[in-house]
RNA sequence: GGAGUCGACCAGACAGUCGCCGCGCCGGUAGAGCCCCAGGGCUCAAGCCGGGUGGAGGAAAGUCCGGGCUCCGCAGGGCAGGGUGCCAGGUAACGCCUGGGGGACGCGAGUCCACGGAAAGUGCCACAGAAAAUAUACCGCCACGCGCCGCACUCGCGGCGGCGUGAGGUAAGGGUGAAAAGGUGCGGUAAGAGCGCACCGCGCCCCGCGUAAGCGGGGUGGCAGGGUAAACCCCACCCGGAGCAAGACCAAAUAGGGGGGUGAGCCGUGCGAAAGCGCGGCGCGGCGCGGCCCGCGCCGGCCCCCGGGUAGGUCGCUGGAGGCGUGCGGUGACGUGCGCCCAAGAUGAAUGGCUGUCCCCGACAGAACCCGGCUUACCGGUCGACUCCCGCC
Numbered sequence: 001g002g003a004g005u006c007g008a009c010c011a012g013a014c015a016g017u018c019g020c021c022g023c024g025c026c027g028g029u030a031g032a033g034c035c036c037c038a039g040g041g042c043u044c045a046a047g048c049c050g051g052g053u054g055g056a057g058g059a060a061a062g063u064c065c066g067g068g069c070u071c072c073g074c075a076g077g078g079c080a081g082g083g084u085g086c087c088a089g090g091u092a093a094c095g096c097c098u099g100g101g102g103g104a105c106g107c108g109a110g111u112c113c114a115c116g117g118a119a120a121g122u123g124c125c126a127c128a129g130a131a132a133a134u135a136u137a138c139c140g141c142c143a144c145g146c147g148c149c150g151c152a153c154u155c156g157c158g159g160c161g162g163c164g165u166g167a168g169g170u171a172a173g174g175g176u177g178a179a180a181a182g183g184u185g186c187g188g189u190a191a192g193a194g195c196g197c198a199c200c201g202c203g204c205c206c207c208g209c210g211u212a213a214g215c216g217g218g219g220u221g222g223c224a225g226g227g228u229a230a231a232c233c234c235c236a237c238c239c240g241g242a243g244c245a246a247g248a249c250c251a252a253a254u255a256g257g258g259g260g261g262u263g264a265g266c267c268g269u270g271c272g273a274a275a276g277c278g279c280g281g282c283g284c285g286g287c288g289c290g291g292c293c294c295g296c297g298c299c300g301g302c303c304c305c306c307g308g309g310u311a312g313g314u315c316g317c318u319g320g321a322g323g324c325g326u327g328c329g330g331u332g333a334c335g336u337g338c339g340c341c342c343a344a345g346a347u348g349a350a351u352g353g354c355u356g357u358c359c360c361c362g363a364c365a366g367a368a369c370c371c372g373g374c375u376u377a378c379c380g381g382u383c384g385a386c387u388c389c390c391g392c393c
Base pairs, nucleotide, nucleotide: 001389002388003387004386005385006384007383008382009381010380012358013357014356015355016354017353018352020055021054022053023052025051026050027049028048029047031044032043033042034041035040057364061375062374064373065372066371067370068369069243070242071241072240081239082238083237084236085235086100087099088098089097090096101115102113103112104111105110116234117233121232122231123228124227125226138174139173140170141169142168144166145165146164147163148162149161150160151159182200183199184198185197186196187195201223202221203220204219205218206217207216208215209214247315248314249313250312257306258305259304260303261302262301265282266281267280268279269278270277271276284300285299286298287297288296289295322341323340324339325338326337327336328335329334359362
């Protein structure tokens, strides 16, 4: 100098101006209370005015996991259902993180992996292929029987070679396939074959190291056997349900419920099981016809208290598994002591608009109960650690 890996961080800047939301910050004030009472003084002030101050993110997103919180349910256990799945640790918890093991990729820093069980059972494995799992045999290879032909011969048997056929042996080789009943080599054999042997692989046993996953070594058995469990299933562990529109409190008008007070009801009739509702008549009360009486019309109750719900309001709401710094313990995730700090909280729902200057010309995107993760989106830039290559000293 170039090419990379991992981690942390930033997310246009400044000024002016006009707005929006919060504030248990300050001042004033409508107003309220108290004192003295001629008029003033003091305190509070949630409403209003002015000032001050704070005001989106690394993902606020997807709502995929885990927890807090709230209500409901719950003796205990089991079934069903769902999830997780190498080992150890961290944590409130996790499917997250850290460290370790194994496998894959990379020269490397490093990255990725649903990574328990297929020698419990069941299922499935297209096409091709003999055969896809109780093994089997298409081509081939090998010896034997029979028939035919050729060659040589001591001309008979017999020998050698070829072709066809029958019944066998074999799984070396070829061929099919994503995958074919261990692999490589030597021996062996008619040809072959763990048939025998060596190494590798596999099962079992032992030893060493390690908390463990596992790693290393030795012995032993010629040696179980295809793949698939994000197929059923088996094993181990975990899981009650719903969610801030959770939930709690205050509480209007109207209607309806309960209780009390007051008032004048009665008769007839219809419906109905009843409660009750409807219609007609007389009487009573209220209102109107400008004061009174008659008359006419309309209405049939009125008042108080209690309780529930609705509208509306308040809380839940942001001080918390909180942040920053530092010491200690730990390889680390993390834990812990001390000090300092408070950083949106809306509910038609704020966090914005305009102007000017500058630069490297600005991505993805916006809270809605909170927190820990994962995943996804994203212009560009800064810093740190590390790896590989080239050059120079």